[in-house]
Parts: sequence; structure tokens; C1' cells
RNA sequence: GGCCCCAUCGUUCAGUGGUUAGGACACCGGCCUUUCACGCCGGCGACACGGGUUCAAAUCCCGUUGGGGUCACCA
Repeated sequence: GGCCCCAUCGUUCAGUGGUUAGGACACCGGCCUUUCACGCCGGCGACACGGGUUCAAAUCCCGUUGGGGUCACCA
């Protein structure tokens, strides 16, 4: 450098065109408990960036950035 894959709450995993973007853990509040932990209830919190297609994009297309894989170059 070519090609391919990936990027979603603090972390991790879903969601492949249309519902208020969902689950688990963490965090915060409450309940429970002598206290803590466990458990229960509630809350907070995210689509890497720019553009395009579409009535409608986290989702499809292009580019950028970052990460990974592979091939080539590098004697």
C1' cells in the first nucleotide's frame, strides 16, 4: 500500500429500513436486613465523524478516523 471485517449507554451483548434503540453487569435512589452482601422495585445513560440514497437510516452506499485480519512491498 491492496483486499476483508469491526465501531451502539461506563463495560459487554442484541437490534440488518418504520414502536419511545433493548438486555445483563456497573452506577444512583428506595424496599428488605441489626449491618453489609444477596434479592426486589425504580432511575440515569449510547448508535465514531462527514456526506449520499429513501417518505423514512443504528441498519443500505461513499469517504474520513480508529481497531483487527490477510496479502504484497521492505534485500
This is a predicted structure of a 75-nucleotide RNA (transfer RNA) from a Myxococcota bacterium. Its mean pLDDT, the model's own confidence on a scale to 100, is 81. The sequence was found in a public genome assembly.